RNA sequence: UCAGACGGCCGGGCGGUCGCGGCUCUCCAGGGCAACCUGGCGGGUCGAGGAAAGUCCGGGCUCCACGACGACAUGGCGGUGGGUAACGCCCACCGGGGGUGACCCUAGGGAUAGCGCCACAGAGAGCAGACCGCCCGGCUCCGCCCCUCGGGACGAAGUCGGGUAAGGGUGAAAGGGUGCGGUAAGAGCGCACCGGGCCGCUGGUGACAGGGGCCGCAUGGCAAGCCCCGCCAGGAGCAAGACCGAAUAGGGAUCCCGCGCCCCGCAAGGGACAAGGCCGUCGCCGGCCCAGGGAUCCGGGUAGGUCGCGAGAACCGGUCGGCAACGAUCGGUCCAGAGGAAUGGCCGCCGCGUCUCCGCAAGGAGGCGGCACAGAACCCGGCUUACAGGCCGUCUGAUCCG
Numbered sequence: 001u002c003a004g005a006c007g008g009c010c011g012g013g014c015g016g017u018c019g020c021g022g023c024u025c026u027c028c029a030g031g032g033c034a035a036c037c038u039g040g041c042g043g044g045u046c047g048a049g050g051a052a053a054g055u056c057c058g059g060g061c062u063c064c065a066c067g068a069c070g071a072c073a074u075g076g077c078g079g080u081g082g083g084u085a086a087c088g089c090c091c092a093c094c095g096g097g098g099g100u101g102a103c104c105c106u107a108g109g110g111a112u113a114g115c116g117c118c119a120c121a122g123a124g125a126g127c128a129g130a131c132c133g134c135c136c137g138g139c140u141c142c143g144c145c146c147c148u149c150g151g152g153a154c155g156a157a158g159u160c161g162g163g164u165a166a167g168g169g170u171g172a173a174a175g176g177g178u179g180c181g182g183u184a185a186g187a188g189c190g191c192a193c194c195g196g197g198c199c200g201c202u203g204g205u206g207a208c209a210g211g212g213g214c215c216g217c218a219u220g221g222c223a224a225g226c227c228c229c230g231c232c233a234g235g236a237g238c239a240a241g242a243c244c245g246a247a248u249a250g251g252g253a254u255c256c257c258g259c260g261c262c263c264c265g266c267a268a269g270g271g272a273c274a275a276g277g278c279c280g281u282c283g284c285c286g287g288c289c290c291a292g293g294g295a296u297c298c299g300g301g302u303a304g305g306u307c308g309c310g311a312g313a314a315c316c317g318g319u320c321g322g323c324a325a326c327g328a329u330c331g332g333u334c335c336a337g338a339g340g341a342a343u344g345g346c347c348g349c350c351g352c353g354u355c356u357c358c359g360c361a362a363g364g365a366g367g368c369g370g371c372a373c374a375g376a377a378c379c380c381g382g383c384u385u386a387c388a389g390g391c392c393g394u395c396u397g398a399u400c401c402g
Base pairs, nucleotide, nucleotide: 001398002397003396004395005394006393007392008391009390010389012350013349014348015347016346017345018344020047021046022045023044024043025042027040028039029038030037031036049373053384054383056382057381058380059379060378061237062236063235064234074233075232076231077230078229079093080092081091082090083089094108095106096105097104098103109228110227114226115225116222117221118220131168132167133164134163135162136161137160138159139158140157142155143154145152146151176194177193178192179191180190181189195217196215197214198213199212201210202209203208241307242306243305244304251298252297253296254295255294256293257292260273262271263270264269276289277288278287279286314333315332316331317330318329319328320327321326351371352369353368354367355366356365357364358363
């Protein structure tokens, strides 16, 4: 200098002016039964994010259920050790894979518990298999050579029988790999190394690693198919829930007034009849209903109002412990809140991007663009996704110079 890996951070700044929302202070005005709310003048103060997003995990908080238990079902998680309130998150490490490297990826328990599946292609895909090829033997036929003319040797092709699993071919996968020996050809058939299984040893908290001995190796893969093992989970969610609470209707208590005739009863009350009402109207018959009203008070609940609602697993800085995630401790700070919901407009200067002009250059002048993703709604910890532009640090590879 070029190419790259990883981590962290910012995400326009300052001033003026006019507005918007919350809280608060002073003075007024108004609404409401109340609770409480609204408006005005003036002063003070605060006012979006790294993701406020997706609502995918885990919690706080609240109510419901419950026996501080267990089982089953369902769902989730899955190398090891830590961190944390908790997690499917984070840190460190192990195993596997990729990269020259910095570094990156990893859905990483169990396949002799059982079931199931392995498409297409291929001879054969799960109690393996033989298409081509290779090898041996029989028969037929041909070529060529030899001969004592009877035969004999060699080679090719076809066919039948057998051996083989080296090689070819199919496939995601073909019952370990490489090499040497061995064999008719071959084969863990034998041997060496690698891989695998079993048993000790050493190191490590552990996953695991290293090394030793034994076993030729005997039954592939898929659990992101069911399943098995271990661990976790009661349900619903701020429209949770708590408090205040009208009007109207309905409920209860007390009191007052009223309640035809008869029967039972001390009474409360009950039964039956008449008058009256209803069964569309009238008549008859029948059926049913047939004493309530007022006042005061109480309780539930609706409309409405308030709380929940932001001093917190908070933020900033230091010290100590830890490789780290993180923890402990000390000091400082107060930092939106809400209701369909404010956080904006304009101007100036600077920054950024872009264009034009001047200049050898450093640079200067002017114009244009308002300039990424996006928008709190109970709160917190994560994950994921979106993002113009920019800054910082550590490291790797290559090349050049000293």